The RNA shown here (glmS glucosamine-6-phosphate activated ribozyme aptamer) has 172 nucleotides and comes from Ureibacillus terrenus. It was read from a public genome assembly, where an Rfam model found it. Lineage of the source: Bacteria > Bacillati > Bacilli > Caryophanaceae > Ureibacillus. The prediction has a mean pLDDT of 77. It matches the Rfam family "glmS glucosamine-6-phosphate activated ribozyme aptamer". A reference for the family is Winkler et al. (2004), "Control of gene expression by a natural metabolite-responsive ribozyme", Nature.

[in-house]
RNA sequence: AAUAUAAUUAUAGCGCCCGGACUAAGGAAAUCGUACGUGCAAUCCUUAGUUGACGAGGAGGAGGUUUAUCGAGGUGAUCGGCGGAUGCCUCCCGGCCGCGUUGCCCGGUCGUGAUUUUCGUUCUUAAAACAUAAAAGCAAUUUUAUGGACAAAGGAACGAAAAGGCAACUUU
Repeated sequence: AAUAUAAUUAUAGCGCCCGGACUAAGGAAAUCGUACGUGCAAUCCUUAGUUGACGAGGAGGAGGUUUAUCGAGGUGAUCGGCGGAUGCCUCCCGGCCGCGUUGCCCGGUCGUGAUUUUCGUUCUUAAAACAUAAAAGCAAUUUUAUGGACAAAGGAACGAAAAGGCAACUUU
């Protein structure tokens, strides 16, 4: 130094970087008739480095699948690629619902905080960006602190309305 094994911690806008972009060093080439010298702009090559998603939201089990929700920012590289992922589909298990109760069938819907749709009201700590400052680095850039803001989706609570069939029982 590499590989393997084991343990611990952290992480799903999570992790990584062969493209690209940016920075530095070195070099090439070009311009003047020659030589010397100097300067500028852009381009190219090599090496090394930097960057490459800001939070909100999301987990029954198994299998499968890949461009898997929402907005903020930025004048746009948060581009592009790889892997993963609480998404989605199927099945299983479980809960609830379908106008009094029970049973059966059918259908829907969700996941133990376990009906859906429509309408209304209320709640649900945004963070980065920005400004100031400190530290590291030649630089690109990175880390941290202080300050004051601004979302949407989803979810929750309450209220109203709507949403199968058959049989038996009960009530009027």